[in-house]
RNA sequence: GCGGGAAUAGCACAGUGGUAGUGCGUCUGCUUGCCAUGCAGAAGGUCGUGGGUUCGAUCCCCAUUUCCCGCU
Numbered sequence: 001g002c003g004g005g006a007a008u009a010g011c012a013c014a015g016u017g018g019u020a021g022u023g024c025g026u027c028u029g030c031u032u033g034c035c036a037u038g039c040a041g042a043a044g045g046u047c048g049u050g051g052g053u054u055c056g057a058u059c060c061c062c063a064u065u066u067c068c069c070g071c072u
Stems, first nucleotide, its partner, number of pairs: 001071007010024004018055001026042005048064005
């Protein structure tokens, strides 16, 4: 230099065009003499960044940043 892949909640990951979810973690309550376990609920997301297409984009297109793999 060329090609491919990844980026989504604190962490690990789902989500193939129609209001973004699961597990763990955090917080609150119930349960217990206390803790743990269990149960219920809640908070937490400019979906890496900037454009484009579309009535509508995490998803499609272009560029770009970081990381990983391959080729040279």